A computed fold for a 138-nucleotide RNA from Firmicutes bacterium UBA5420, annotated as c-di-AMP riboswitch aptamer (ydaO/yuaA leader).
[in-house]
RNA sequence: AAGUUGAUAUCUCCGAAUUGAGCAUUAUAUAGCGGGGGAACCGGUUUUGGGGUGAAUCUUGUUCGAACGUGAGCAAGAAGGGCAACUUGGGGUGUCCUAAUCCGUCAGCUAACCUCGUAGGAGUACACCAAGGCGUAC
Numbered sequence: 001a002a003g004u005u006g007a008u009a010u011c012u013c014c015g016a017a018u019u020g021a022g023c024a025u026u027a028u029a030u031a032g033c034g035g036g037g038g039a040a041c042c043g044g045u046u047u048u049g050g051g052g053u054g055a056a057u058c059u060u061g062u063u064c065g066a067a068c069g070u071g072a073g074c075a076a077g078a079a080g081g082g083c084a085a086c087u088u089g090g091g092g093u094g095u096c097c098u099a100a101u102c103c104g105u106c107a108g109c110u111a112a113c114c115u116c117g118u119a120g121g122a123g124u125a126c127a128c129c130a131a132g133g134c135g136u137a138c
Stems, first nucleotide, its partner, number of pairs: 011123004018031001032118006042108001049106001050103004057078008079098006086132005092126001
């Protein structure tokens, strides 16, 4: 000097999920962020049920099989989303995810208005261009 591995955290990431007076205790209020319901106008079509949160959907092939149907697994593709450490934007490269769950026959949009949530989980580090910012040195 290069490479690999591990550790750390008051740091960082996914996510709306942060702040927090008073009170002996009681984490709540407030603020910030996010979701749902809800007119007119417009739009739409309800067993093939329908709808919400979320990036998390679709297509093809193949396997599970007496056959069909349904379902599940695997692979590929399309589409969608995240990360690569000052922030944002741009293009590039690499890499990862494409779940889960709720309502209960019912909800389009939607001003006023009403109402709910503020959890949980994790550990990446490639540079370039542009703008802004921070720090250090002179």

Record summary:
It was read from a public genome assembly, where an Rfam model found it. The organism belongs to Bacillota, within Bacteria. It matches the Rfam family "c-di-AMP riboswitch aptamer (ydaO/yuaA leader)". Gene Ontology terms of the family: cyclic-di-AMP binding and regulation of gene expression. Model confidence (mean pLDDT): 78 of 100.